Context: one part of a larger RNA
RNA sequence: UUGGGCGUAAAGGGCACGUAGGCGGUUAGAUAAGUCUAGCGUGAAAGGCAGGAGCUUAACUUCUGGAUUGCGUUAGAAACUGGAUAACUAGAGUCACGGAGGGGGAGUUGGAAUUCCUGGUGUAGGGGUGAAAUCUGUAGAUAUCAGGAAGAACACCGGUGGCGGAGGCGAACUUCCAGCCGAUGACUGACGCUGAGGUGCGAAAGUGCGGGGAGCAAACAGGAUUAGAUACCCUGGUAGUCCGCACUAUAAACGAUGUGCACUAGGUGUUGGGCCGAGCGGCUCAGUGCCGAAGCGAACGUGGUAAGUGCACCGCCUGGGGAGUAUGCCCGCAAGGGUGAAACUC
Numbered sequence: 001u002u003g004g005g006c007g008u009a010a011a012g013g014g015c016a017c018g019u020a021g022g023c024g025g026u027u028a029g030a031u032a033a034g035u036c037u038a039g040c041g042u043g044a045a046a047g048g049c050a051g052g053a054g055c056u057u058a059a060c061u062u063c064u065g066g067a068u069u070g071c072g073u074u075a076g077a078a079a080c081u082g083g084a085u086a087a088c089u090a091g092a093g094u095c096a097c098g099g100a101g102g103g104g105g106a107g108u109u110g111g112a113a114u115u116c117c118u119g120g121u122g123u124a125g126g127g128g129u130g131a132a133a134u135c136u137g138u139a140g141a142u143a144u145c146a147g148g149a150a151g152a153a154c155a156c157c158g159g160u161g162g163c164g165g166a167g168g169c170g171a172a173c174u175u176c177c178a179g180c181c182g183a184u185g186a187c188u189g190a191c192g193c194u195g196a197g198g199u200g201c202g203a204a205a206g207u208g209c210g211g212g213g214a215g216c217a218a219a220c221a222g223g224a225u226u227a228g229a230u231a232c233c234c235u236g237g238u239a240g241u242c243c244g245c246a247c248u249a250u251a252a253a254c255g256a257u258g259u260g261c262a263c264u265a266g267g268u269g270u271u272g273g274g275c276c277g278a279g280c281g282g283c284u285c286a287g288u289g290c291c292g293a294a295g296c297g298a299a300c301g302u303g304g305u306a307a308g309u310g311c312a313c314c315g316c317c318u319g320g321g322g323a324g325u326a327u328g329c330c331c332g333c334a335a336g337g338g339u340g341a342a343a344c345u346c
Stems, first nucleotide, its partner, number of pairs: 004317003007300002012314001014201004021194003025088004031082001033081002035077008049065006091191001092188005097182003103177007110154001114150008125136002162169002206247006215241002220236004258313006266291011295302002319346003328339004
C1' cells in the first nucleotide's frame, strides 16, 4: 500500500464554533468540463506476450500478430456528476403565540449548624479511643441560657427528575444574557452536513497579585499502635479550600460508545408540551429510564437514546516492555503541557 478495525482486546479528539477541503434535496430546458462511443494522429526500435521460421535441438537469431491499458484531436451521445440559468418546498432557517428548566452573569436577602467573644446559672470534670495518652478545665471548662461577631455550605423539597456543548449546575428574591420544546400560520428558498489547521470554553489540584479565613485539612508537631510505623487511630495545625483578576489545559474529562441524516417488532415507567375524550383513557412531538423481537456480537451484552441496516465527513489503532521516556520544536512565571522516537529486550 491493499485490507481490517476503534463499548470491555490496540484504537473516538475533553467539548463546541468554524476556515480550507470533502459530500450534498426536487423540477425544467440548455451546456458538454468529468463520463461514454467511433475515427484519425502519436505512443521509436530492441525487450516482454501469442503463433510461425532458421542454425541437428535448446539457448540464440528472426518474421508476423497483438499489446503499448496513455496523450492529442475530430465527430457524436446526454442517464449520472460538474459549472451556468429559471423555478419549487419535503432539508435548513426567520417571525408571530404558548411552555418548562439547579443554563450563565451581577446584585440583594434569609434560616439552621459550626467556631470564637461577652455576660448569667452551675461544679468537677470534659474530650478522645479497641484501650489509652497527648489536649482542655477550680485563673471555673464541659453542660445550659441570653447577646454579639465571622466565614463557608445551603437540610427537607430531591426524583435511573430538570438544565447545559462538554466541564458542570441545587436556599430565596430582583435583574441582564443565552439555549431548548410544542402548536398553528406566514415568510426566506438548499441558505445544508462534516470539518485538517485555527479560535473559544474546559473539574480538581497547582501558580502570580490583592483580599478573606468559621469549619475542614496536604506539609508539619505531638500522643498512641508496632519489631519498626516517616502510615492507618487520636490531639493540634500551615498552605489550600472561599472572593476578584490573570495563568495553567490536564482527568477513569466515561455511556471507557465522534458528529449529522435516514430506515428497522413490541411492552412498561417518567419529565415538558399539543390533540381527542364527560370520565377512564388514547394518539402525537421532544427528552429521560427499564425490559425485550429481528439483527449484531468472541462473549459480556446491545437492541428506535443501537453496539442493527446504510450514507457523508472527521479523529484514531497496527504485539508487550523500553515510554508517553529521550531528542528537537511550540506553549507556560513555574510546576509542567503538546508533538513524540530509537537502540536494546521478550